Context: one part of a larger RNA
RNA sequence: CUGGGUGUAAAGGGAGCGUAGGCGGGAUAGCAAGUCAGAUGUGAAAACUAUGGGCUCAACCUGUAGAUUGCAUUUGAAACUGUUGUUCUUGAGUGAAGUAGAGGUAAGCGGAAUUCCUAGUGUAGCGGUGAAAUGCGUAGAUAUUAGGAAGAACACCAGUGGCGAAGGCGGCUUUCUGGACGAAAACUGACGCUGAGGCGCGAAAGCCAGGGGAGCAAACGGGAUUAGAUACCCCGGUAGUCCUGGCCGUAAACGAUGGGUACUAGGUGUAGGAGGUAUCGACCCCUUCUGUGCCGGAGUUAACGCAAUAAGUACCCCGCCUGGGGAGUACGAUCGCAAGGUUGAAACUC
Numbered sequence: 001c002u003g004g005g006u007g008u009a010a011a012g013g014g015a016g017c018g019u020a021g022g023c024g025g026g027a028u029a030g031c032a033a034g035u036c037a038g039a040u041g042u043g044a045a046a047a048c049u050a051u052g053g054g055c056u057c058a059a060c061c062u063g064u065a066g067a068u069u070g071c072a073u074u075u076g077a078a079a080c081u082g083u084u085g086u087u088c089u090u091g092a093g094u095g096a097a098g099u100a101g102a103g104g105u106a107a108g109c110g111g112a113a114u115u116c117c118u119a120g121u122g123u124a125g126c127g128g129u130g131a132a133a134u135g136c137g138u139a140g141a142u143a144u145u146a147g148g149a150a151g152a153a154c155a156c157c158a159g160u161g162g163c164g165a166a167g168g169c170g171g172c173u174u175u176c177u178g179g180a181c182g183a184a185a186a187c188u189g190a191c192g193c194u195g196a197g198g199c200g201c202g203a204a205a206g207c208c209a210g211g212g213g214a215g216c217a218a219a220c221g222g223g224a225u226u227a228g229a230u231a232c233c234c235c236g237g238u239a240g241u242c243c244u245g246g247c248c249g250u251a252a253a254c255g256a257u258g259g260g261u262a263c264u265a266g267g268u269g270u271a272g273g274a275g276g277u278a279u280c281g282a283c284c285c286c287u288u289c290u291g292u293g294c295c296g297g298a299g300u301u302a303a304c305g306c307a308a309u310a311a312g313u314a315c316c317c318c319g320c321c322u323g324g325g326g327a328g329u330a331c332g333a334u335c336g337c338a339a340g341g342u343u344g345a346a347a348c349u350c
Base pairs, nucleotide, nucleotide: 004321005320006319007304008303012318014201016199017198021194022193023192025088026087027086028085029084030083031082033081034080035077036076037075038074039073040072041071042070048066049065050064051063052062053061054060091191092188093187094186098181099180103177104176106174107173108172109171110154114150115149116148117147118146119145120144121143125136126135162169163168206247207246208245209244210243211242215241216240220236221235222234223233258317259316260315261314262313263312266295267294268293269292270291271290272289273288274287275286276285299306300305323350324349325348332343333342334341335340
């Protein structure tokens, strides 16, 4: 290379935009690069294959033909691929009046709770646990009432509900803003799919600078438990958690399932539209599109299961896999302030 795979056995890139490249709808007219056919030249000889001949046979030697699957030139063919021109509308996009949404960004506002502060009432306990103790409290705690401050998170609504490419997004109002759905007339006319590199995005933790700090809480201190207890339980508590700007670039970043297109029984929920029947109207009912669940047939699968949201049937493009350990290590390169990330072996061993 061929071949086989990638839900759970090794293997889908965390996710998007997009360059090169690969692949690509209907009709028609040319061209002839690929493709196909003919001719000519060449493709040394030997070897090889077929069939003759010569050594008594054979090995061996030898004639003829084939083969040498190739290359070049030339003459044609025009279905397919390619290419050029013209054209089409179903793919793709634009598009009136609309619809739903925790999609993003910035600003403002709200109530409950928690902690703290001040004042009142009030008195001996509170708190915590399996049981305790550390801890707090007569310098008046806990409880309760009133007032004030601060930070963080938004109960109910709430739903295998919604939105987003993924990460993710949930109090209310406003600003700016992305996408989706459905759909009348009309318009462009293949403008498409994928995407090595590349570019921006990317939970938590962590890092740098400046703020902030109520609660929670790595580290740390103390009390218990225990043979011990560097833990689980309890009392405290600093980074951090929050904001602004910058970095990091990883996760069981999971549906452990890459993206696109087409096709292939049904049943039943739910969310957002459109149309129809009916009706005074709203429901109800029927059809249809998009999303999100459950069940299930064919098919598929090692099985489990999947089953129109496929793991079914096909095609196009990309990533990745090739026994376990050594090892996601070493070395090199590269990115990073660092932590470390990315790329990524071998000896040896079973």